[in-house]
The prediction has a mean pLDDT of 86. This is a predicted structure of a 690-nucleotide part of an RNA (large-subunit ribosomal RNA, domain II) from a Dehalococcoidia bacterium. Taxonomically the source falls in Dehalococcoidia (Bacteria, Bacillati, Chloroflexota). The RNAcentral record of the full RNA draws on ENA.
Context: one part of a larger RNA
RNA sequence: GCCGGCGAGUUAAUCUCUGUGGCAAGGUUAAGGGAGUAAUACCCGGAGCCGUAGCGAAAGCGAGUCUGAUAAGGGCGAGGAGUCGCAGGGAUUAGACACGAAACCUAGUGAGCUAUCCAUGGCCAGGGUGAAGCGAGUCUAAACGCUCGUGGAGGCCCGAACCUUUAGCUGAUGCAAAAGCUUGGGAUGAGCUGUGGAUAGAGGUGAUAUGCCAAACGAACUAGGAGAUAGCUUGUUCUCCCCGAAAUAGCUUUAGGGCUAGCGUCUCGCGUUUAGUACUGGAGGUAGAGCACUGGAUGGGCUCGGGGGCUUAUCGCUUACCAAACCCAACCAAACUCCGAAUGCCAGUACUCCAGAGCGAGGCAGUCGGACUACGGGAGAUGAGUUUCGUAGUCGAGAGGGAAAGAGCCCAGACCAUCGGCUAAGGUCCUUAAAUCUGAACUAAGUGGAAAACGAUGUGGGACUGUUGAGACAGCCAGGAGGUUUGCUUAGAAGCAGCCAUCCUUUAAAGAGUGCGUAACAGCUCACUGGUCAAACGGUCCUGCGCGGAUAAUUUAACGGGGCUAAGUUCAGUACCGAAGCCAUGGGUCUCGGUCACCUGCGGGUGGCCGGGGCGGUAGGGGAGCGUUCUGCCAGCGCUGAAGGUCGACCGUAAGGACGGCUGGAGCGGGCAGAAGUGAGAAUGCCGGC
Numbered sequence: 001g002c003c004g005g006c007g008a009g010u011u012a013a014u015c016u017c018u019g020u021g022g023c024a025a026g027g028u029u030a031a032g033g034g035a036g037u038a039a040u041a042c043c044c045g046g047a048g049c050c051g052u053a054g055c056g057a058a059a060g061c062g063a064g065u066c067u068g069a070u071a072a073g074g075g076c077g078a079g080g081a082g083u084c085g086c087a088g089g090g091a092u093u094a095g096a097c098a099c100g101a102a103a104c105c106u107a108g109u110g111a112g113c114u115a116u117c118c119a120u121g122g123c124c125a126g127g128g129u130g131a132a133g134c135g136a137g138u139c140u141a142a143a144c145g146c147u148c149g150u151g152g153a154g155g156c157c158c159g160a161a162c163c164u165u166u167a168g169c170u171g172a173u174g175c176a177a178a179a180g181c182u183u184g185g186g187a188u189g190a191g192c193u194g195u196g197g198a199u200a201g202a203g204g205u206g207a208u209a210u211g212c213c214a215a216a217c218g219a220a221c222u223a224g225g226a227g228a229u230a231g232c233u234u235g236u237u238c239u240c241c242c243c244g245a246a247a248u249a250g251c252u253u254u255a256g257g258g259c260u261a262g263c264g265u266c267u268c269g270c271g272u273u274u275a276g277u278a279c280u281g282g283a284g285g286u287a288g289a290g291c292a293c294u295g296g297a298u299g300g301g302c303u304c305g306g307g308g309g310c311u312u313a314u315c316g317c318u319u320a321c322c323a324a325a326c327c328c329a330a331c332c333a334a335a336c337u338c339c340g341a342a343u344g345c346c347a348g349u350a351c352u353c354c355a356g357a358g359c360g361a362g363g364c365a366g367u368c369g370g371a372c373u374a375c376g377g378g379a380g381a382u383g384a385g386u387u388u389c390g391u392a393g394u395c396g397a398g399a400g401g402g403a404a405a406g407a408g409c410c411c412a413g414a415c416c417a418u419c420g421g422c423u424a425a426g427g428u429c430c431u432u433a434a435a436u437c438u439g440a441a442c443u444a445a446g447u448g449g450a451a452a453a454c455g456a457u458g459u460g461g462g463a464c465u466g467u468u469g470a471g472a473c474a475g476c477c478a479g480g481a482g483g484u485u486u487g488c489u490u491a492g493a494a495g496c497a498g499c500c501a502u503c504c505u506u507u508a509a510a511g512a513g514u515g516c517g518u519a520a521c522a523g524c525u526c527a528c529u530g531g532u533c534a535a536a537c538g539g540u541c542c543u544g545c546g547c548g549g550a551u552a553a554u555u556u557a558a559c560g561g562g563g564c565u566a567a568g569u570u571c572a573g574u575a576c577c578g579a580a581g582c583c584a585u586g587g588g589u590c591u592c593g594g595u596c597a598c599c600u601g602c603g604g605g606u607g608g609c610c611g612g613g614g615c616g617g618u619a620g621g622g623g624a625g626c627g628u629u630c631u632g633c634c635a636g637c638g639c640u641g642a643a644g645g646u647c648g649a650c651c652g653u654a655a656g657g658a659c660g661g662c663u664g665g666a667g668c669g670g671g672c673a674g675a676a677g678u679g680a681g682a683a684u685g686c687c688g689g690c
Base pairs, nucleotide, nucleotide: 001690002689003688004687005686006685011094012093013092014091015090016089017088018087019086020085021084022083023082026050027049028048032044033043034042054061055060064076065075066074067073097235098234100232104225105224106223107222108221109220115199116198117197118196119195120194121193122192123191124189126158127157128156129154133150134149135148136147137146138145162186163185164184167182168181169180170179201217203213204212205211210219238625239624240623241622242621243620248261249260250259251258252257262367263366264364265363266362267361268360269359270358275352276351277350278349279348280347281346282345288339289337290336294333295332296331298329299328300327301326303323305322306321307319308318309317310316370395371394372393373392374391375390376389377388378387379386400411401410402409415587416586417585418584420583421582422581426577427576428575429562430561431560435574437573438572439571440570441569442568448564454548455547458545459544460543461542462541463540464539465538466537467536475532476531477530478529479528481505482504483503487499488498511526515524516523588615589614590613591612592611593610594609595608596607597606598605599604626679628676629675630674631673632672633671634670636668637667644663645662646661647660648659650657651656
C1' cells in the first nucleotide's frame, strides 16, 4: 500500500410535542400478592399520581377571588377534556455519536543504569626531573654563604595498562537505539576500579549541565480515580421523493464559542391578507444647484482703523503698505442652505396575479469566519485580489454555453429519454460547428493584439478666416539706402551688452533694425521692394483613426495558435452556427382542479381517468422505501443437492430482486407482525493476510 473482517446518536429515568389506541369527568395502578407457563399472557393490589376550580402572603371565600372605605376601577381566573399505553421528534440528568490530550490526585515499585556518600578490598610497564633534610669540603672569630655528594619530594614531566573523548572521516533500514578508524587529554591523584550498603518523586542526588534517578525527567515508573475534561481536530456506514437557509442584529471574560431575534422546514388555522403595475395623496432635505444664513476664499471700488513718511512730532498732510464694514464681479463646503429632484418609503383606489405568496400558533432545525462584481460613500495614497457600511447580482449551495484555460464576469437555472427543431451570450479563413457574406467609410501602425503627461507638416471629416492672373506661395536674379557711429552709458557700444526715444529724408522698397558675427568697426542675413516663373497658397479651432513617449529576468510569450492588410476598426444589412434555455415526441413523480369507482365513524380516505402547474441544490426540515440478524404465527423448499462461491445478454426509478450453468455438501428462504450489537471508503482508525 491493497484485500478481508471489526468500527461511531445507544440505554434508563423525568419533562414536552406529534401520530395512534383504550377508557373518559374521569384515567391509571406502584411495591407486593395469587394461580400458571419453556417464557409472556391471566386475576388481585387504588398507596400514590394526573385531571375535574380558582383567587389570596394568609385566615379564608369560592365561579369567583384579591386589592380597596366601596356595590367603583384594576389584577388573576370561570363559558368542561382528560388520562394511561405503544411508536416517533426534541430536551434534561447520566461517559450520552466515536476516537484523541498535555495534565491533576491516590496507593505502590524502582539507586543491578546513573548522582553523591559509607564500609571493605584491588590496580597504576618503563623512563625523566631532582625540593626539603643530611654528610663532606670551603669560608668565617663563629656563622650566613658557596661547592660537591647523598637524598627522593611533587593534584611535577614523557609514556603503556586503566580512565576519558579534542578534531576529522566512516557509519545513518548502522557492527552499534551513540559504534569503528585516525588523532587527542589524564595516567601517585580532587586517580581508577570490584563487592556490600545508604539516600525516592510535593522527593533524592548534584565541583549547576535543569544534569542524573533503569535507552524519552522543568518533576520517574506502575496501577487506580477514569470512559478526567477537550467551546478543539478528525471520522460518522443503504436508496428515492418534496422544500430549502445563513455567514446579519442585540447581549456575552464575548470575538474560530454561545443565547434570543432574523432567514429554512413540517403540521394546524385565517383569509382579498401578500405581491406587481397604474393613478391619487403624503412625509423627507440626498444628487444637483446656490451664496440668502454659517464659515472659507480671489480681484476691483469705497473707506473706519493700523503700519511707514513729512510735520509746530497733541493738530494736520501724505502713502504702488496691511485691512474691518459696505458695494461690484467671479468662486468653495460631510458637520452651510434662499432652493431642490429622480428613485426609494408610507397610505388609499382600480386592475392583474392565485404564487412552494402573506399572517397567526405549535414541533424540528441549521446559520453568527462569507467571497467577488456593479453602483453610492467612509478609512487608505480618490494604493491593494486592502478594509468598513449601504443597494443589487452571482458564487456560496449552480451543472450547461461563452470569456484559450477560469467559484464570484456575460448568456442561461440541469425530472428522465431522443443519431428531432429554434434561439441566447458569443461567433461564422484553418485549428473549430457556421459568411473567405452584402453595402459605405477609416487605419498602414501587425495599430488591431497593454499605458500617461507631453511631443509631431501621419492621415480622413468639419467650421471659421486670409493671400491670389492687378500674378499669390516656394525657389531663383537684384535692391535692402541717407541724416547716423540717433541720444545715454561705456575703455569701446557704430541696427544687434544695457537704458531712453524710435523721428525725418530719398524711394519701387528698406526697422534708429530678425538672427549670425567683430575688442569695437567690418562682413553675412532677415523684414520690406522690383524682376522671373505660372496656379493655387497660408492661419486658427473642433473631430475620426493612427505615430513617438514604451526597459526584465529559462523561450517567441501583451491575438489561444496558424496566420490575417482584413480574417483590423466604424456604420447599416441578410443568412447561418451556437446551451442541459425554448419547442416537439414519449415517459416518471409531486401538487392543484374536475370526474368516476370503492370504503366511511360523513370530517374524509384510497385508486383510476382528464386537465393546469411544478421537479438544480450544501447546512437543514419533512415523506416513502430497500436490505441485514434474531423472535412469533402461517404455509413451504432441501442429498433427485440448502447456505456460500462464481459466470451470465433477465426484472425494478433506486436501495435491490429473480432465473440458469458450474462449484459446494447441509441446511434454507417466502408471507404477515415484532425486536435490533442493522448497512463502511476514508477516523496518520483497530485486527489479520499478502